[in-house]
The RNA shown here (c-di-GMP-I riboswitch aptamer) has 76 nucleotides and comes from a soil metagenome.

């Protein structure tokens, strides 16, 4: 991070599993992504339960944001 080259992920949507749920995991399908690999470590947002309405615990999402840490290429 380039009018480059090999690639490489897979959103919404649909079918099917699993979940109380946010979601996820299979197939299809491609909005799009120089990390849209990976990590829940900080915010953020979302779900559940409980509340004495200040909240408190569990959970989820990494393609919402920092940050970590890995990887292809090799014009400026």
């Nucleotide at each position: 991070g380039a009018u480059a080259a090999a690639g490489g992920c897979a959103a919404a949507c649909c079918u099917u599993c699993g979940g109380c749920g946010a979601c996820g995991g299979a197939g299809g399908g491609a909005c799009g992504c120089a990390a849209a690999g990976c990590c829940a470590c900080g915010g953020g947002u979302c779900u559940g339960a409980c509340a004495u309405c200040g909240g408190u615990c569990a959970g989820a999402u990494c393609g919402c944001c920092g940050g970590g840490u890995u990887a292809c290429c090799g014009a400026a």